[in-house]
Molecule: transfer RNA
Organism: uncultured bacterium
RNA sequence: GCGCGUGUAGCUCAGUUGGUAGAGCACUCGACUGAUACUCGUGGGGUCCCAGGUUCGAAUCCUGGUACGCGCA
Numbered sequence: 001g002c003g004c005g006u007g008u009a010g011c012u013c014a015g016u017u018g019g020u021a022g023a024g025c026a027c028u029c030g031a032c033u034g035a036u037a038c039u040c041g042u043g044g045g046g047u048c049c050c051a052g053g054u055u056c057g058a059a060u061c062c063u064g065g066u067a068c069g070c071g072c073a
Base pairs, nucleotide, nucleotide: 001072002071003070004069005068006067007066010025011024012023013022019056027043029041030040031039049065050064051063052062053061
């Protein structure tokens, strides 16, 4: 340099042909206990890597960029 893949919550990830963004863990608060732990319940938290485009509507489609990984030179 070229090709492919991946970027979504603090972490690991899902999101089924475009239609209101989710789970587990973590965190907050509460229940339970003499007190912890376990368990159960509750709540907060994301302009979906960035910038454009298409569309009534984009995490999803298109273009460019960027970070990381793999392969080829």